[in-house]
RNAcentral holds the sequence, with entries from ENA. Predicted 3D model of a 366-nucleotide RNA (Bacterial RNase P class A) from a Desulfobulbales bacterium. Of the family's consensus pairs, 95% are formed in the model. It is recorded under the gene name rnpB. Taxonomically the source falls in Desulfobulbales (Bacteria, Pseudomonadati, Thermodesulfobacteriota, Desulfobulbia).

RNA sequence: UGGAGCGGGUGCAUGAUCGCUGGUUCGCCGGUGGCGGGUCAGAGGAAAGUCCGAACUCCGCAGGGCAGGAUGGUUCGUAACACGAACUGGGGGCAACCCCAAGGAAAGUGCCACAGAAAACAUACCGCCCCGCCUCCGGCGGGGUAAGGGUGAAAAGGCGAGGUAAGAGCUCACCGCUUUCAUGGUGACAUGAAAGGCAGGGUAAACCCCAUCCGGAGCAAGACCAAAUAGGGAAACGUUCGAGGGCUGCCCGCCCGAAGUUUCCGGGUAGGUCGCAUGAGGCAUCGGGCGACCGGUGCCCUAGAGAAAUGAUCAUGCCCCCGGAUUCCGGGGAGACAGAAUUCGGCUUACAGCCCGCUCCAUUUU
Numbered sequence: 001u002g003g004a005g006c007g008g009g010u011g012c013a014u015g016a017u018c019g020c021u022g023g024u025u026c027g028c029c030g031g032u033g034g035c036g037g038g039u040c041a042g043a044g045g046a047a048a049g050u051c052c053g054a055a056c057u058c059c060g061c062a063g064g065g066c067a068g069g070a071u072g073g074u075u076c077g078u079a080a081c082a083c084g085a086a087c088u089g090g091g092g093g094c095a096a097c098c099c100c101a102a103g104g105a106a107a108g109u110g111c112c113a114c115a116g117a118a119a120a121c122a123u124a125c126c127g128c129c130c131c132g133c134c135u136c137c138g139g140c141g142g143g144g145u146a147a148g149g150g151u152g153a154a155a156a157g158g159c160g161a162g163g164u165a166a167g168a169g170c171u172c173a174c175c176g177c178u179u180u181c182a183u184g185g186u187g188a189c190a191u192g193a194a195a196g197g198c199a200g201g202g203u204a205a206a207c208c209c210c211a212u213c214c215g216g217a218g219c220a221a222g223a224c225c226a227a228a229u230a231g232g233g234a235a236a237c238g239u240u241c242g243a244g245g246g247c248u249g250c251c252c253g254c255c256c257g258a259a260g261u262u263u264c265c266g267g268g269u270a271g272g273u274c275g276c277a278u279g280a281g282g283c284a285u286c287g288g289g290c291g292a293c294c295g296g297u298g299c300c301c302u303a304g305a306g307a308a309a310u311g312a313u314c315a316u317g318c319c320c321c322c323g324g325a326u327u328c329c330g331g332g333g334a335g336a337c338a339g340a341a342u343u344c345g346g347c348u349u350a351c352a353g354c355c356c357g358c359u360c361c362a363u364u365u366u
Base pairs, nucleotide, nucleotide: 001362002361003360004359005358006357007356008355009354010353012317013316014315015314016313017312018311020042021041022040023039024038025037026036027035028034029033044337048348049347051346052345053344054343055342056218057217058216059215068214069213070212071211072210073087074086075085076084077083088102089100090099091098092097103209104208108207109206110203111202112201125149126148127145128144129143130142131141132140133139134138157175158174160172161171162170176198177196178195179194180193181192182191183190184189222274223273224272225271232265233264234263235262236261237260244256245255246254247253281300282299283298284297285296286295287294288293318335319333320332321331322330323329324328
């Protein structure tokens, strides 16, 4: 200098004008409310998808089982997880580094297109070898073989030597595999030794088996206050000695009224309040740990709507391009993904532009 790998930050800023939501304060009015003024606060790194795990709430629940679902190397972290960290094993890359649902196919069942002799109780198309026969440079029949060829994604350990009629773990060395033992490690596992001639295709994000875990619904959960309606309960008054109602407030009077009326409790619709903003909280610093993370100390309080506010316009700056220029001037362009709704911890997905750190490879120079 070029290319690459990994991780992190930011996610427009300031001002003016006009608005919106909430808190607080002052004033006014027809006053449990409304209006106006001042002042303070007002979306995110993903608020998203709603995919996991929890808190919280209500319902259910003696205990156990079936069904169903989830997870699947080990150890650790965490309130918990399907999340994270470190490690183990496998795969990819020259490397930094990245990827893996990574238990069981010697419990059973199923499936394996095409090609091929055969896709599984293995088999024999070509070939090789032996024997017999015939019309003898060849053909036919019987047998041996699984080395070589061929098919396929996959064909009964690989490779070399010995051996053989030709061959074959038939025998041997090395590698692989299985079993046992030893050593190291908390463990997954690793390393080494010995024994066994080899157990016998793949597929479990096919059924299934094994181990572990799981009750259901969700803030429209749920709790409280409470106009109204129906049905319910209690008390008082009253039925010819008339409760009660109407005629303007009262009295008289008149009319209606022949049995219910009034009040209270209770009920819980509209509406309102709470849940609901102090929390597994954030920031700084110190300590422990490889790390995820944990502990101590100090400081901070930071949206709370309810069909849903957080907006719009303008100016200047920030970023990019062009032209001129030493710091600057002129013109043009761009600012994404997205939008809280009970609250947290994760995962996944989307994202303009800018900035920072670490590492690897190649080349050049010293």